[in-house]
């Protein structure tokens, strides 16, 4: 230098074009003398970043950053 991959709540995936979920973790409250373990509520990301496309974009395409893998 050339493919390819991957990047989404703290964490670890999921989401193939219509205003973003799950599990574990956190708060809070019930059940307990306390603790665990178990029910219930909730808080917390606008999808790595810039742009294009479309009414609409985590998705589709162009470009960059970063990380893996692989070729030379």
């Nucleotide at each position: 230098g050339c493919g390819a991959g991957a990047g989404u709540g703290g964490u670890u995936c999921a989401g193939u074009g219509g205003u973003a979920g799950a599990a574990c973790g956190c708060u809070u409250c019930c059940u307990u003398g306390c603790c665990a373990a178990g029910g219930a509520a909730g808080a917390g990301g606008c999808c790595g970043c810039g742009g294009g496309u479309u009414c609409a974009a985590u998705u589709c395409c162009c470009g960059u950053c970063u990380c893996u893998c692989g070729c030379u």
Transfer RNA from a bacterium, 72 nucleotides, folded computationally. Rfam family: tRNA. It is annotated as a transfer RNA. From the family's description: Transfer RNA (tRNA) molecules are approximately 80 nucleotides in length. The sequence was found in a public genome assembly.